[in-house]
Context: one part of a larger RNA
RNA sequence: UGACGGGGGCCCGCACAAGCAGCGGAGCGUGUGGUUUAAUUCGAUGCAACACGAAGAACCUUACCAAGGCUUGACAUGCUGGAAGUAGAAACCUGAAAGGGAGACGACCUGUUAAGUCAGGAACCAGCAAAGGUGCUGCAUGGCUGUCGUCAGCUCGUGCCGUGAGGUGUUGGGUUAAGUCCCGCAACGAGCGCAACCCUCGUUGCCAGUUGUUUUCUCUGGCGAGACUGCCCCGCAAAACGGGGAGGAAGGUGGGGAUGACGUCAAGUCAGCACGGCCCCUAUGCCUUGGGCUACACACACGCUACAAUGGCGUGGUACAAUGGGUUGCAACAGAGCAAUCUGGAGCUAAUCCCUGAAAACCAUCCUCAGUUCGGAUUGCAGGCUGAAACCCGCCUGCAUGAAGCCGGAGUUGCUAGUAACCGCAUAUCAGCAUGGUGCGGUGAAUACGUUCUCGGGCCUUGUACA
Numbered sequence: 001u002g003a004c005g006g007g008g009g010c011c012c013g014c015a016c017a018a019g020c021a022g023c024g025g026a027g028c029g030u031g032u033g034g035u036u037u038a039a040u041u042c043g044a045u046g047c048a049a050c051a052c053g054a055a056g057a058a059c060c061u062u063a064c065c066a067a068g069g070c071u072u073g074a075c076a077u078g079c080u081g082g083a084a085g086u087a088g089a090a091a092c093c094u095g096a097a098a099g100g101g102a103g104a105c106g107a108c109c110u111g112u113u114a115a116g117u118c119a120g121g122a123a124c125c126a127g128c129a130a131a132g133g134u135g136c137u138g139c140a141u142g143g144c145u146g147u148c149g150u151c152a153g154c155u156c157g158u159g160c161c162g163u164g165a166g167g168u169g170u171u172g173g174g175u176u177a178a179g180u181c182c183c184g185c186a187a188c189g190a191g192c193g194c195a196a197c198c199c200u201c202g203u204u205g206c207c208a209g210u211u212g213u214u215u216u217c218u219c220u221g222g223c224g225a226g227a228c229u230g231c232c233c234c235g236c237a238a239a240a241c242g243g244g245g246a247g248g249a250a251g252g253u254g255g256g257g258a259u260g261a262c263g264u265c266a267a268g269u270c271a272g273c274a275c276g277g278c279c280c281c282u283a284u285g286c287c288u289u290g291g292g293c294u295a296c297a298c299a300c301a302c303g304c305u306a307c308a309a310u311g312g313c314g315u316g317g318u319a320c321a322a323u324g325g326g327u328u329g330c331a332a333c334a335g336a337g338c339a340a341u342c343u344g345g346a347g348c349u350a351a352u353c354c355c356u357g358a359a360a361a362c363c364a365u366c367c368u369c370a371g372u373u374c375g376g377a378u379u380g381c382a383g384g385c386u387g388a389a390a391c392c393c394g395c396c397u398g399c400a401u402g403a404a405g406c407c408g409g410a411g412u413u414g415c416u417a418g419u420a421a422c423c424g425c426a427u428a429u430c431a432g433c434a435u436g437g438u439g440c441g442g443u444g445a446a447u448a449c450g451u452u453c454u455c456g457g458g459c460c461u462u463g464u465a466c467a
Base pairs, nucleotide, nucleotide: 001467002466003464004463005462007461008460009459010458011457012456013455015451016450019415020414021413022412023411026305027304028303029302030301031300032299033298034296035295042053043052064291065290066289067288068287069286070285077129078128079127080126081125082124088105092101093100094099108121109120110119111118132280133279135278136277137276141274142273143269144268145267146265148263153192154191155190156189157188158187159168160167161166172183173182174181198257199256200255201254203225204224205223206222207221208220209219228251231245232244233243234242235241307408311367312366314365315364316363317362318361324355325354326353329348330347333344334343335342336341374405379400380399381398382397383396384395385394421443422442423441424440425439426438427437
């Protein structure tokens, strides 16, 4: 000087408390460990791994396994030599395919010739450099990322103090979300952070108006205005600031986002990419078929659905969104079907047409507390869709079947307002496949006395046999 303390003081945070909804028990989905396996590819492992890389494993993907094949190779560049009906290649044979035989036919570019006649290139063959490697090392690395933490800190120049390490500034008194600002002070200044500048939502003016509306409003786009403790009162030390009020759509950072200082964890990633070193070179490279990544005594993690009457939606009727996407596409509408879906197909390269009837909600009716008209696992049968192909191993529909489950031990998670909770919708990936991810709107709470305690963090101080 740091770090640490079951030392002290001050302060903060959904950290506790006060509340609401959960998880932990059940069934299922997904991930992981373990076990199994020919293989169950690899990585991620306290917080900060475990619906994570993967925004989508039937083949492909795919890196794994088995079997069958190739060897200058699936791909790039160069050098040397060679063969001329060359390169390519339909039938045909073999094969699961890849591959291997076989070969009718038969090129291209430049110059040249009566003529593929000749020379060269490209292509081919042989050989060599070299390709290739998701092989190893993230403890050799770049780049990127997580985390402490959007925490308020981390430093420098000059000066001063100290033999020196170093200190001072950055401590102190107030204050703030903030090393934010004020006052004081051997310090005076400055930088990276904080804040502001950026985007968006909320109010409003002006301008413009196609496809929206008939340009008055609504709406869309653009340019502006508006909020600054500006005004008043009180408190403090006179200041910073704090409390209250007026006006206002909005008030003291208005809400949300983007933005992550010096550094820490030899944190993560050699499998996104790049790259040093090492290793493989008829195989650790490459191709193909099939299998596996989907196994299953079990354990954990994240979710979905429930256990019901504030319900079931069992039945019928009536409303109200926003974000997005669409030409290999979205598809109205009509018809067929109980339905999934199918047939025909208007319109739309989109404020025009379509996806798109939102669902919770409301009205009426049935059920009357039961393992039930709750719950839907599991299984059987019959169909539909995508796709060469749904056996391993997809999704959906109908009929039948109807399991566990009656609110969950110790413990544990999220959330302070248009938030939690509940409700649906869209979209990326994608042929198909969503209970996951990312967005969107609808309905819409409860509680916060307070900082003793738990966890994490900041500042000052103290002890230390630690560095």

A computed fold for a 467-nucleotide part of an RNA from a metagenome, annotated as small-subunit ribosomal RNA, 3' major domain. The coordinates come from a structure-prediction model, not an experiment, and the mean pLDDT is 82. It matches the Rfam family "Bacterial small subunit ribosomal RNA". Its family is annotated with ribosome and structural constituent of ribosome in the Gene Ontology.